RNA sequence: UACUUAUCGAGAGUGACGGAGGGACAGGCCCGAUGAUGUCACAGCAACCUGCUCAUAGCAGUAAGGUGCUAAUUCCCGAAGAUGAGCA
Numbered sequence: 001u002a003c004u005u006a007u008c009g010a011g012a013g014u015g016a017c018g019g020a021g022g023g024a025c026a027g028g029c030c031c032g033a034u035g036a037u038g039u040c041a042c043a044g045c046a047a048c049c050u051g052c053u054c055a056u057a058g059c060a061g062u063a064a065g066g067u068g069c070u071a072a073u074u075c076c077c078g079a080a081g082a083u084g085a086g087c088a
Stems, first nucleotide, its partner, number of pairs: 001088001003086006013042005021031003025078001027076002043070003048066003051062003054058001074080001
């Protein structure tokens, strides 16, 4: 990067750095110098994969490991995109 497949109306933020755009794209609608987006640290949410638990073996529990996520229904709509797992 291509393909396959599952999910996307729930949930979860503080600090430091930094200083202008940001929410992937078009249109809308929003966020942002009362400092956004981003990076880092810590904290948290969730439970896709691994691990572990069980007189119920499950759409179960747990949360140690690998990811992911922590404004707005994937913010809305269109086209599509994002994340996990598998595979080449």